[in-house]
Context: one part of a larger RNA
RNA sequence: UUGGGCGUAAAGGGUGCGUAGACGGCGCUUCAAGUCAAUUAUUAAAUCUUUGGCCUAACCAAAAGCUUGUGGUUGAGACUGUAGUGCUAGAGGAUGGAAGAGAGAAGUGGAAUUCUCGGAGUAGCGGUAAAAUGCGUAGAUCUCGAGAGGAACACCGAUGGCGAAGGCAGCUUCUUGGUCCAUUUCUGACGUUGAGGCACGAAAGCGUGGGGAGCAAACAGGAUUAGAUACCCUGGUAGUCCACGCUGUAAACGAUGAUCACUAGAUGUCAGGCCCGAUUUAGGGCAUGGUGUCGCAGCUAACGCGUUAAGUGAUCCGCCUGGGAAGUACGGUCGCAAGAUUAAAACUU
Numbered sequence: 001u002u003g004g005g006c007g008u009a010a011a012g013g014g015u016g017c018g019u020a021g022a023c024g025g026c027g028c029u030u031c032a033a034g035u036c037a038a039u040u041a042u043u044a045a046a047u048c049u050u051u052g053g054c055c056u057a058a059c060c061a062a063a064a065g066c067u068u069g070u071g072g073u074u075g076a077g078a079c080u081g082u083a084g085u086g087c088u089a090g091a092g093g094a095u096g097g098a099a100g101a102g103a104g105a106a107g108u109g110g111a112a113u114u115c116u117c118g119g120a121g122u123a124g125c126g127g128u129a130a131a132a133u134g135c136g137u138a139g140a141u142c143u144c145g146a147g148a149g150g151a152a153c154a155c156c157g158a159u160g161g162c163g164a165a166g167g168c169a170g171c172u173u174c175u176u177g178g179u180c181c182a183u184u185u186c187u188g189a190c191g192u193u194g195a196g197g198c199a200c201g202a203a204a205g206c207g208u209g210g211g212g213a214g215c216a217a218a219c220a221g222g223a224u225u226a227g228a229u230a231c232c233c234u235g236g237u238a239g240u241c242c243a244c245g246c247u248g249u250a251a252a253c254g255a256u257g258a259u260c261a262c263u264a265g266a267u268g269u270c271a272g273g274c275c276c277g278a279u280u281u282a283g284g285g286c287a288u289g290g291u292g293u294c295g296c297a298g299c300u301a302a303c304g305c306g307u308u309a310a311g312u313g314a315u316c317c318g319c320c321u322g323g324g325a326a327g328u329a330c331g332g333u334c335g336c337a338a339g340a341u342u343a344a345a346a347c348u349u
Base pairs, nucleotide, nucleotide: 004320005319006318007303008302012317014200015199016198017197021193022192023191025087026086027085028084029083031081033080034079035076036075037074038073039072040071041070042069049063050062051061052060053059090190091187092186093185094183095182096181097180098179102176103175104174105173106172107171108170109153114148115147116146117145118144119143124135125134161168162167205246206245207244208243209242210241214240215239219235220234221233222232257316258315259314260313261312262311265294266293267292268291269290270289271288273286274285275284276283298305299304322349323348324347331342332341333340334339
């Protein structure tokens, strides 16, 4: 390589858009590149097979076959392809509705913590398993009033919703993306996937400038302990927040790539629609799109999965090939750095 695989044994890229490529709906016509057939040329000899010749073997001769290929000529026209033309079931648009923490920007609200000022008030407060460090007669804790500032949004709130993923939650406004339902209204295969590429991408971290209430790596002190560079306590700086730029990684997980088709059901919930019923209400049924639970067949090593498949098939991409050395070294690319990415071998077992 082939084969076999990728939920948990090694293995799905963090996610999307998309180039090349690969694959691609239903008819009719065309060409004949692929495909198939016939014929012809070539495809060295030996080897191989059969028959024969030396007494036999080796050896020799003849014939057939092989040389699976390539070129020429003549045809076939199902399938793939080329060109043309048509269709509507895929895909997209239009119209009418619907829900939503989807995104960006601006404004704004209340509770709470902390701090400052003022009133009232007096000896403790705080903290722990117990303490101490710490704070407090320069008046703390507690309590009432006023103010400042930053960050996060209780209840509603839900295996609820939205988003490609990361993720998204007080309220209002502006700008804006996507989705779903209904309609026989339009286009007419415009599709799927996607190596490279481009974009997005939690937290931490980095650069410049702001901001800094609470929390809190580092650090300091108090305890604990044989020790305690910890767990507990009192403090506390980066950071956490904002703007712009970088980083590009996570158990980036459903540890399950995307798309399409098919294959029993039961039950909850979200979004609209239709039918029956009803004065509005209640209730029942049908199909659609999400999101859960259980479960037949089937699958699985088992656990489990089971129309949201890990079932049955198809197309395309990514990845795996004993453990360690190692996701390391070297080299390349990227980065301000931290590092990221690509990625071995000796040796060992």
Model confidence (mean pLDDT): 88 of 100. The part of an RNA shown here (small-subunit ribosomal RNA, central domain) has 349 nucleotides and comes from an uncultured Verrucomicrobiota bacterium. Rfam family: Bacterial small subunit ribosomal RNA. Rfam links the family to the GO terms structural constituent of ribosome and ribosome.